A computed fold for a 1388-nucleotide RNA from an uncultured bacterium, annotated as small-subunit ribosomal RNA.
The RNAcentral record of the sequence draws on ENA and SILVA.
RNA sequence: AAUUCGCCCUUAGAGUUUGAUCCUGGCUCAGGAUAAACGCUGGCGGCGCACAUAAGACAUGCAAGUCGAACGGACUUAACUGAAAUGUUUACAUUUUAGAGCGGUUAGUGGCGGACUGGUGAGUAACACGUAAGCAACCUGCCUAUUAGAGGGGAAUAACAGUGAGAAAUCAUUGCUAAUACCGCAUAUACUAUUUACAUUGCAUGAUGUAAAUAGGAAAGGAGCAAUCCGCUGAUAGAUGGGCUUGCGUCUGAUUAGAUAGUUGGUGGGGUAAUGGCCUACCAAGUCGACGAUCAGUAGCCGGACUGAGAGGUUGAACGGCCACAUUGGGGCUGAGAUACGGCCCAGACUCCUACGGGAGGCAGCAGUCGGGAAUAUUGCACAAUGGAGGAAACUCUGAUGCAGUGACGCCGCGUGCAGGAAGAAGGUUUUCGGAUUGUAAACUGCUUUAGACAGGGAAGAAACAAGACAGUACCUGUAGAAUAAGCUCCGGCUAACUACGUGCCAGCAGCCGCGGUAAUACGUAGGGAGCAAGCGUUAUCCGGAUUUAUUGGGUGCAAAGGGUGCGUAGACGGGCAAACAAGUUAGUUGUGAAAUCCCUCGGCUUAACUGAGGAACUGCAACUAAAACUAUUAGUCUUGAGUGCGGGAGAGGAAAGUGGAAUUCCUAGUGUAGCGGUGAAAUGCGUAGAUAUUAGGAGGAACACCAGUGGCGAAGGCGACUUUCUGGACCGUAACUGACGUUGAGGCACGAAAGUGUGGGGAGCAAACAGGAUUAGAUACCCUGGUAGUCCACACUGUAAACGAUGGAUACUAGGUGUAGGGAAUAUUAAGUUUUCUGUGCCGUCGCAAACGCAGUAAGUAUCCCACCUGGGGAGUACGACCGCAAGGUUGAAACUCAAAGGAAUUGACGGGGGCCCGCACAAGCAGUGGAGUAUGUGGUUUAAUUCGAAGCAACGCGAAGAACCUUACCAGGGCUUGACAUAUGCAGGAAUAUACUAGAGAUAGUAUAGCUCUUCGGAGUCUGCAAACAGGUGGUGCAUGGUUGUCGUCAGCUCGUGUCGUGAGAUGUUGGGUUAAGUCCCGCAACGAGCGCAACCCCUAUUGUUAGUUGCUACGCAAGAGCACUCUAGCGAGACUGCCGUUGACAAAACGGAGGAAGGUGGGGACGACGUCAAAUCAUCAUGCCCCUUAUGUCCUGGGCUACACACGUAAUACAAUGGCGGUCAACAGAGGGAUGCAAAGCCGCGAGGCAGAGCGAACCCCAAAAAGCCGUCCCAGUUCGGAUCGCAGGCUGCAACCCGCCUGCGUGAAGUCGGAAUCGCUAGUAAUCGCGGAUCAGCAUGCCGCGGUGAAUACAAUCCCGGGCCUUGCACACACCGCCCGUCA
Repeated sequence: AAUUCGCCCUUAGAGUUUGAUCCUGGCUCAGGAUAAACGCUGGCGGCGCACAUAAGACAUGCAAGUCGAACGGACUUAACUGAAAUGUUUACAUUUUAGAGCGGUUAGUGGCGGACUGGUGAGUAACACGUAAGCAACCUGCCUAUUAGAGGGGAAUAACAGUGAGAAAUCAUUGCUAAUACCGCAUAUACUAUUUACAUUGCAUGAUGUAAAUAGGAAAGGAGCAAUCCGCUGAUAGAUGGGCUUGCGUCUGAUUAGAUAGUUGGUGGGGUAAUGGCCUACCAAGUCGACGAUCAGUAGCCGGACUGAGAGGUUGAACGGCCACAUUGGGGCUGAGAUACGGCCCAGACUCCUACGGGAGGCAGCAGUCGGGAAUAUUGCACAAUGGAGGAAACUCUGAUGCAGUGACGCCGCGUGCAGGAAGAAGGUUUUCGGAUUGUAAACUGCUUUAGACAGGGAAGAAACAAGACAGUACCUGUAGAAUAAGCUCCGGCUAACUACGUGCCAGCAGCCGCGGUAAUACGUAGGGAGCAAGCGUUAUCCGGAUUUAUUGGGUGCAAAGGGUGCGUAGACGGGCAAACAAGUUAGUUGUGAAAUCCCUCGGCUUAACUGAGGAACUGCAACUAAAACUAUUAGUCUUGAGUGCGGGAGAGGAAAGUGGAAUUCCUAGUGUAGCGGUGAAAUGCGUAGAUAUUAGGAGGAACACCAGUGGCGAAGGCGACUUUCUGGACCGUAACUGACGUUGAGGCACGAAAGUGUGGGGAGCAAACAGGAUUAGAUACCCUGGUAGUCCACACUGUAAACGAUGGAUACUAGGUGUAGGGAAUAUUAAGUUUUCUGUGCCGUCGCAAACGCAGUAAGUAUCCCACCUGGGGAGUACGACCGCAAGGUUGAAACUCAAAGGAAUUGACGGGGGCCCGCACAAGCAGUGGAGUAUGUGGUUUAAUUCGAAGCAACGCGAAGAACCUUACCAGGGCUUGACAUAUGCAGGAAUAUACUAGAGAUAGUAUAGCUCUUCGGAGUCUGCAAACAGGUGGUGCAUGGUUGUCGUCAGCUCGUGUCGUGAGAUGUUGGGUUAAGUCCCGCAACGAGCGCAACCCCUAUUGUUAGUUGCUACGCAAGAGCACUCUAGCGAGACUGCCGUUGACAAAACGGAGGAAGGUGGGGACGACGUCAAAUCAUCAUGCCCCUUAUGUCCUGGGCUACACACGUAAUACAAUGGCGGUCAACAGAGGGAUGCAAAGCCGCGAGGCAGAGCGAACCCCAAAAAGCCGUCCCAGUUCGGAUCGCAGGCUGCAACCCGCCUGCGUGAAGUCGGAAUCGCUAGUAAUCGCGGAUCAGCAUGCCGCGGUGAAUACAAUCCCGGGCCUUGCACACACCGCCCGUCA
């Protein structure tokens, strides 16, 4: 210190369903781990680990031998002895040979060991394993201790020699021989068996001890001079190792519910070391099982390991314990011991040898090979250490083991340098072109040397002489030099880290959400950055997060989930008092819980990993002792839970029998006549053979009006006329009886709407199926006319429903208020009542609960007990199996696969062929049109070299275009130019540019001729041309990258904010409500109080008037001049209108209605003015602009063409179809607003006319355009016309460089369609519609278009039902891209 107690500490979440919110709920991620594998990369060392797959097959070598001190042989041989030969120094040496022989080697006999060590996990769900016990039911070689012994004999056999068989393996036979090999005999009261007696003892079978009798059974030698040592035999005890038995624990499935004949037990016998059906004969019929037998599947078990806050979950590599197995299956032998890995026999499969007769083999030992596989190492060294076998020992053997080798496979440690160094170098990347960043990073200067290299030294591991595989290793010292050593993944969020380019829903990424369709922080590359680091990522698996199986620690009204209901078995739980006991419980002690591991402390390797020692722990099991509160148990007692009795009243509770009236239908008869019936409208149907209607009589079946009530009864389903009989339950009162008899209830049993089934009846009405008629695109439907099962009764089956209060049952407790049904008590004025209590049935509501909605004494509150059920959506209540059913079908009830959601409640919108209120030329009432004709114009389509482009429901289509012959012009064809048609710098060279004329050409353009620069301080400057290089240019793309502008909802009355309040929140309130208005206009009320953008007003025109000023205006002056300013008019300033006044209504308000006065009356009429926003609305071709694209062309110049085409379709207009009209006349009827100098142009003349000549006047209240036209008068007389004017011909005019494609106008001639327009549809509410003409912009010329102006001048609006659009409130919703939504089925 770990441990215990207390405190402290520990226990983390995130993304994803929605427009947004809260919940439920799944999916996914961040962490840790691994016997791992794969990708990229790779310096060193230490310690570990390494076939998970084919318990597949194996070449080769090795892994179990040893003992000669058990034995007989064989071989060899030192010293010794003898003989012979040779040499000579005569005694030696050498050689050969013979004997004996120390020693050595050894096949065989014999002993011990090969049952250990080592390998693997196939089998096994089992006393296999773990743990705790037991054996009075057992064995144990070697070892230890004690005790007693070892006397005397015998017969063989291998080796060896010979013979024979065989290819071989091997075998047969004859003969010889030894032992610690084998066999008798003797001895052994210690042993064994049987019997007897006594004693002690055990829970029991029994056991132990003593004494006695009978029977049985041992032995081996070897070494040594010797002492002695090693062996041998019997017995006892120990130790060690085993065997057997038992309690408890040990995976999944009930879609496995019954299993079992040696099965369960007994007796006798056998067998075993030993118990036992272990085996056998007989007897009995048991034994196991819902506390899960049997069966099926899977699996070696444990100490431990990983994870986790823990409880748990997963796992069983390495190390350790046990078990099982050894090519597959079976068997015995030997032995102390056998599942005998490297023993035997048999059978099977496979491999090998063979002379075909027959033989040999077993790597799941260590290496190694093939195969399988994503994947797993050397045919290494050594017995030096530790350990084992044998031996007296020396020793021998030992792929156990110790070491080395391979592999980043894991854990741990170290290194790849350190300090200074800003010109912030170069290069890279990026840029708003200024810069920023890489970055003190590098270069450069100084320093150091771990690892590595070279050289020298050199261990411990060995305790007692020698003996070290590792190993010349670890380590130490020296030398040189920054030298030899960094990668991988990621950078959208989760999740730390961003830019550029490329690509363009492609290529690709992705753990989840998701990214990519031309500006991708998400793909690929680069630069930069983040993280980890000799590794980094990916994949696989496990735990965690996941309280997502919930013991700790969840739920079931609507999210998944209460059984359809009751009765009741097992089980679970259970009232008061006082005892006993000690099973549970609590405390203590003892034993055990192997070692290793984890934790703590201290040590050893330089540190760490690793490892040593000590401690703690191992939460468990068992035994003993103690306590007695609670639970259980036993016995007793009590009455409040429960039940019984007695007295009452209520009730569609149930069953059976009988009775009744109304109605429908049918039959008979009468009256009566043409229809009835039915529907949105009709038809089918019925009816002149007399229906419907009506009257009378009869038949038959079914159902019971009113009473009738969120009233009653029942467990639920359910029950409704009346009477009788039988019968169940609840309630109230009483307190006589029993004395916890209770609650719940898996299985089980019973009941169980409607429809359906079977048999037999019945059948009036109704009515699936069916038939017909309608509706409809169709209509196998809704509607109508018919109509069969069925509906009814009896008996039997089925067993399900939104069987719902979507809410299981029981008990207790927890504010109130108000109804209603049935009892009781008290009071009382004895009618009505009032107070109170019990039981049932409703509503509101406080606390509390709940995601919210809501529930709230009839709980969804607070607690306890029991049962049932749930665990993402789909597949699916499906398939298979089983059970039930006559069938239909019911009950039980999966998986593959697939998705990232499915879902609940509430919020805001949008929407509804939902509701309420209101408005609008929205309908209605009217007027005039469009749609039919020809023409003009725009669009689509088609065509074309081109018919440039855009606009597309309303809100594109007489739109951009307020004016395409050239130009415009963007399109097409052809011809040209390339710093350019246009802009700004720079460098070099030059003097031209330009004008006129001529030539070529379609022109652009080119050439020729003539003329031809400016300023100057003389340095140069300006301008122009040519060349070069920056750049110009683009009506090329993207309006879905944009700015600006515009349309539309809509001149609709709305859209918001601050503070406060309410809600967990999204949000709500305000802004809703009662009135009122054109209006969120105003008033009142209100948890709101205020404010902003909108409305209105302020601005302009117009209607009345006053005043001022009057020229070019006007004029009462006869005209002109002149004069004047009353009037008209012009344009400045004022006045006037505000519901101000009166009355009525209203809420004493806001306001409405009526009236007066007034030119005008309730915003007087018109205009400008357009909230927050919607439509990715329109426009890159007005303009601007990002990005992309083109650059001798997608730029630019020119000529010609095209935008004007033409089977067709649509829109918008003008003109008509005629008499409200055409034509002619009347020219002295009457406007307003405009325009005019490259202009408007009068008078006059010419022309039928368009027009021409001419030119007064006028930059305009002066002159001109300019004639206004509808009007009035006459004529025509209803026709394709005296309507209508298209088309065409001829002749002209004007503009313009030019009217062919392709302008306008005039005259003459021609004279088409068209006789008021189908379905459908537009505009308009008063000076409006309709109708009539006039002017202007654009413009050389060209309007039926557009924008303006005035003249004449109507009709109608009952009303709020419908169509369209809009506003407010409310309701539903599975929509939110918001109904042009979502979504289902079929087919492809």
Model confidence (mean pLDDT): 83 of 100. Rfam family: Bacterial small subunit ribosomal RNA.